A computed fold for a 103-nucleotide RNA from Paracoccus zeaxanthinifaciens ATCC 21588, annotated as TPP riboswitch aptamer (THI element). It was read from a public genome assembly, where an Rfam model found it. The prediction has a mean pLDDT of 75. It matches the Rfam family "TPP riboswitch aptamer (THI element)". The family has 115 seed sequences and 16,130 matches in Rfam 15.1. Gene Ontology term of the family: thiamine pyrophosphate binding. The model forms 100% of the base pairs in the Rfam consensus.

[in-house]
């Protein structure tokens, strides 16, 4: 200096839903997931853990979308690699070049 892959440090970005049961409110159980949690002044707020950061499908629009499945979410096809999305450092593994020092 190049490639690809792990990891670490920092900073920043997301989501937090379905279902039964009860209640004037607060609840209580189950389900998918990495996560479905706490507080709270109920706010577009804060903590936490979890994911993800341009090599970017975390996550957001389009969408109350279309098939196909479910009590519903979820899944799996399409929509699509389609239009947004948060990035800098440092170790380390491979290969190339250069320098200097001994012999």
């Nucleotide at each position: 200096c190049g490639a690809u892959g792990a990891c670490c440090g920092u900073u920043g970005g997301g989501g937090u839903g379905c279902c039964c049961c009860g209640u004037c409110a607060u609840g209580g159980g189950g389900c998918u997931g990495a996560g479905a949690g706490g507080c709270u002044g109920c706010g577009u707020g804060c903590c936490a853990a979890c994911c993800c950061a341009u090599c970017g499908a975390a996550c957001c629009u389009g969408a109350u979308c279309c098939g196909g499945u479910u009590u519903g979410c979820a899944c799996c096809g399409g929509c699509g690699g389609a239009g947004g999305g948060a990035a800098c450092g440092g170790u380390u593994c491979c290969g190339g070049c250069c320098c200097g020092c001994a012999g």